[in-house]
């Protein structure tokens, strides 16, 4: 000098357990605060988290129970997350993918 390794974290799939379905959450645009960013140091206009403001915005069906109605096995209303769904839903575990903006030093190979 050239090439390379490795983290936090992010995305995604599966499974499990929850939350919501009485609309929170997610996603979008701002504000404030904080945190993390390979072995060491520094570190953003990037990343993530908490709080907060704004715009947008949804998928229910069945069962059970109660009351009322009708007469036969139905209808209406209410209650209930029990079942199946649904939500750009949360967390955990496993697999896959991406992976230090950047700078200096270090490590491995040549």
């Nucleotide at each position: 000098g050239c090439a390379g390794a490795g983290u936090a974290g992010g995305c995604u799939u599966a499974u499990g357990u929850g939350c919501g379905u009485u609309a929170a959450g997610u996603g979008c645009c701002g504000g404030c605060u904080g945190a993390a960013c390979a072995g060491g140091g520094a570190g953003u206009u990037g990343u993530c988290a908490g709080c907060u403001g704004g715009a947008c915005g949804a998928a229910a069906g069945g069962g059970a129970c109660a009351a009322g109605g009708g007469g036969g096995u139905c209808c209406u209303u209410g209650u209930u997350a029990c079942c199946u769904g649904c939500g750009g839903u949360a967390c955990a575990u496993a697999g896959g993918c991406c992976g230090c903006a950047u700078c200096c030093c270090g490590c491995u190979g040549c």
Molecule: THF (Tetrahydrofolate) riboswitch aptamer
Organism: uncultured Enterocloster sp.